Context: one part of a larger RNA
C1' cells in the first nucleotide's frame, strides 16, 4: 500500500421486494457428458463451456476409422543432368486413385547452310537427383493478433509542490450535488493524462430543395364503370442540406451546483435506441482462422483416392420448439406492415395435379418486374368439456424436388396411424414500456436441408414498483488482521 471479515457508514443495479411469462413433469429438435465403437475428428467447462468455434457434416468439407496407392511429392523456389513433350481423346484393367497400350504432337534468338537439315542459348513441359517441400503433430504456461469477464461500472495516473528516515501520503478527503472523479463548495495542494460527456450513426417534429420508377388534390381527353391517357409535384413518401431542447423562460428551495413543480412545444431534464469498453484482473479462451519461438514426424504423423465415421445410445444435464385446449380447435368470408432478397438469378398470368410440385415463359440488373399469401386480429357457422373435432409423436404405403449419388444419413407432400401429455416437486431464469408476452415477414450460410437454431423487420400490446430489513453483484469513506 492491497486483500481479507459471517466489522460499521453510505450510495447504486430486475439484487430483492411486487407484478407478468417461462425453464425443471410430456414429446421432439440441439448441444454436452458417459458409454459404445475400426472410428465415433478436434477445441471450450462455475459466473465467463453445453442451438459454442459450425452464417448449412449425405459425397465435397473432413482434421477421424478401414482398405487402395504414392515419395522432390497435392503446392513454392533454385542447382545440375537427360529428353522433347505435356495435355486431350479412345481403348483395357480397377471401387477410385492409378498404371499400361493406341491416338495426337511445340516454340524464340543468333551462328551455319547443299535450303533437307546441323549447332548454340532461352522459353514451355515431362524426368532423374539434391537443396528442400509438406505437417487441422505438440506446447495458448515461449508468443503476436483477436476474443471473453468484472463493466459502460466511475474509477485509473502522472508532473510539480508539500508531508514523512523510507515503504508511501497528499491531490482522488471533507460538505452537499450527479447517470458519471459530473458539477460546486471546502481544501497543502496546484495543474494534467486516460476513462464519464459531448462530437458519429438510426429514430420522433418541421423548413428549403429536388420529384420518377413514387404520390394523386385539381384540370383535360377517354370509358356505362372500374381505370387508362396527358398536364401537375398540393399531399404521402423518398434523400440532401438546415432549424429545433439549452434547465433556455416562470414558481418555489438553496450558498452555489443543484433539485421540485409549471409553461410553451412534436419532443424535457441524457427524448428513445445503437456503436464506443480506462489502468487493470482471471498464466482466462484461441498454435485448428491467421501468423510465430521451440520441439518433433520425414517411404511418414506428408500427399492422392473409395468407402464408413463425425447422426451410434441402458442413461445424466443444459438450450428450445409443440402442446396439454374454449381467451381454444375447425370451416368460410373479408382487412392492415416492415425490413430484406433477385441474372448459372427472382419468376407472374395461364393451363395440369388433392397437394408438394410440374409445364408455360411476359416482365426485371429493380421505389417500376418479382419472391409475396403477411398471420394474430375482424364477422359468420360448427365442436360442448371428452385424452375430445386438443395435442400432434411414432409406424405403414404412395409419390414431388435437389443432387453424379437421398441404404447408412436430405427436405416436403398426400393418405392411413394417432404415443406420451390435464399445467408440472425441490429448485430456477428473463422481463420496467412500445418493454413482457404473443403474431407473422426476411435475410446469411447455402445444389438440397435436418432453422423448432442465429440475425434482423414490423403487427396487437399490459401488469407491478410500498420500500432497501434480507440474497446476489459492485462504488466510496472508515475500522480489525498472526494474510501479501
Nucleotide at each position: 500500500u492491497g486483500a481479507c471479515g459471517g466489522g460499521g457508514g453510505u450510495c447504486c443495479g430486475c439484487a430483492c421486494a411486487a407484478g407478468c411469462g417461462g425453464u425443471g413433469g410430456a414429446a421432439c429438435a440441439u448441444g454436452u457428458g458417459g458409454u459404445u465403437u475400426a472410428a465415433u475428428u478436434c477445441g471450450a467447462c462455475a459466473c465467463u463451456a453445453c442451438g459454442c468455434g459450425a452464417g448449412g457434416a449425405a459425397c465435397c468439407u473432413u482434421a477421424c476409422c478401414u482398405a487402395g496407392g504414392u515419395u522432390u511429392g497435392a503446392c513454392a523456389u533454385g542447382u545440375a543432368c537427360c529428353u522433347g513433350a505435356c495435355a486431350g481423346u479412345c481403348g483395357u484393367g480397377g471401387a477410385a486413385a492409378c498404371a499400361c497400350g493406341a491416338u495426337c504432337u511445340u516454340u524464340u534468338g543468333g551462328a551455319u547452310u547443299u535450303c533437307g537439315g546441323u549447332u548454340c542459348a532461352g522459353a514451355c513441359a515431362g524426368g532423374u537427383a539434391c537443396a528442400c517441400a509438406g505437417g487441422u503433430g505438440c506446447u495458448g504456461c515461449a508468443u503476436g493478433g483477436c476474443u471473453g469477464u468484472c463493466g459502460u461500472c466511475a474509477g485509473c495516473u502522472c508532473g510539480u509542490g508539500u508531508c514523512g528516515u523510507g515503504a508511501g501520503a497528499u491531490g482522488u478527503u471533507u460538505g452537499g450535488u450527479u447517470a458519471a472523479g459530473u458539477c460546486c463548495u471546502c481544501u497543502a495542494a496546484c495543474g494534467a493524462g486516460c476513462g464519464c460527456a459531448a462530437c458519429u450513426c438510426c429514430u420522433a417534429c418541421u423548413a428549403u430543395c429536388a420529384g420518377u420508377u413514387g404520390c394523386a388534390a385539381u384540370c383535360c381527353a377517354u370509358g356505362a364503370a372500374a381505370g387508362u391517357g396527358g398536364a401537375g409535384c398540393a399531399c404521402u413518401c423518398u434523400g440532401a442540406u438546415g432549424g429545433a431542447a439549452c434547465u433556455g423562460c416562470c414558481u418555489g428551495g438553496g450558498a452555489a451546483a443543484c433539485c421540485a413543480g409549471g409553461a410553451g412545444g412534436a419532443a424535457g431534464g441524457u427524448g428513445g435506441g445503437a456503436a464506443u469498453g480506462a489502468u487493470g484482473u482471471c498464466a482466462a479462451g484461441u498454435c485448428a482462422g491467421c501468423a510465430u519461438g521451440g520441439u518433433c514426424c520425414u517411404u511418414a504423423u506428408g500427399c492422392c483416392u473409395a468407402g464408413g465415421g463425425c447422426u451410434a445410445c441402458a442413461c445424466a444435464c443444459g438450450u428450445g420448439u409443440u402442446a396439454c385446449a374454449a381467451u381454444g380447435g375447425c370451416c368460410a368470408g373479408u382487412a392492415c406492415a416492415a425490413a430484406g432478397g433477385g441474372c448459372u438469378g427472382c419468376a407472374a398470368a395461364c393451363c395440369c395435379g388433392u397437394a408438394a410440385g410440374g409445364g408455360a415463359g411476359a416482365g426485371c440488373u429493380a421505389a417500376u418486374c418479382u419472391c409475396a399469401a403477411a398471420a394474430a386480429a375482424c364477422u359468420g357457422g360448427u365442436c360442448u368439456a371428452a385424452g375430445u373435432u386438443c395435442a400432434g409423436a411414432u409406424u405403414g404405403c404412395g409419390g414431388u424436388c435437389u443432387g453424379c449419388a437421398a441404404c447408412u444419413c436430405g427436405a416436403c407432400c398426400g393418405c392411413a396411424u394417432g404415443a406420451a401429455g390435464u399445467u408440472g416437486a425441490a429448485a430456477u431464469c428473463g422481463c420496467u414500456a412500445g418493454u413482457a408476452a404473443u403474431c407473422g415477414c426476411g435475410u446469411a450460410u447455402c445444389a438440397g436441408c435436418a432453422a423448432c437454431g442465429a440475425c434482423g423487420c414490423g403487427g396487437u400490446g399490459a401488469a407491478u414498483a410500498c420500500g432497501u430489513u434480507c440474497u446476489c453483484g459492485g462504488g466510496c469513506c472508515u475500522u480489525g488482521u498472526a494474510c501479501a
Small-subunit ribosomal RNA, 3' major domain from a metagenome, 484 nucleotides, folded computationally.